[in-house]
RNA sequence: GCGGCUAUGGUUCAUCGGUAGAAUUCUGGCUUCCCAAGUCAGAGAGCGGGGUUCGAUUCCCCGUAGCCGCA
Repeated sequence: GCGGCUAUGGUUCAUCGGUAGAAUUCUGGCUUCCCAAGUCAGAGAGCGGGGUUCGAUUCCCCGUAGCCGCA
């Protein structure tokens, strides 16, 4: 330098164009003599920019970062 893959709550992963879910974490309630465990509720996210579309996390382009391969 070229090509491919990946980027979503604090962390690990889902979501094939129509309200972004789960586990874990954190906070509060219940339970217990206390803690842990259990249970219920709540908090928390789409890498940046542009395009297509009535509507984009999703499709297209450019960039950034990481990983892999080639030179």
The RNA shown here (transfer RNA) has 71 nucleotides and comes from a Candidatus Micrarchaeia archaeon. The sequence is in RNAcentral, with records from ENA. The coordinates come from a structure-prediction model, not an experiment, and the mean pLDDT is 84.